A computed fold for a 74-nucleotide RNA from Clostridiales bacterium DTU024, annotated as transfer RNA. It was read from a public genome assembly. Rfam family: tRNA. Rfam classes the family as a transfer RNA. The organism belongs to Eubacteriales, within Bacteria. The prediction has a mean pLDDT of 80.
RNA sequence: GCGCCUUUAGCUCAGCUGGAUAGAGUGUUUGACUACGAAUCAAAAGGCCGCAGGUUCGAAUCCUGCAAGGCGCG
Repeated sequence: GCGCCUUUAGCUCAGCUGGAUAGAGUGUUUGACUACGAAUCAAAAGGCCGCAGGUUCGAAUCCUGCAAGGCGCG
């Protein structure tokens, strides 16, 4: 330098062919339970989906550029 893959909650990841309020586990906080904890149960908070543009009535999803990380080739 070229090609491919990944980027979504604090962390690990789903999200099918563009569609209606963006989810799970874990963690955090609060409550229940307990003599106190752990475990268990219930609830809550936490995201403008890496950034910027474009297409579209509508974009996490499609297109372009850039950035970061990984793999391969030279």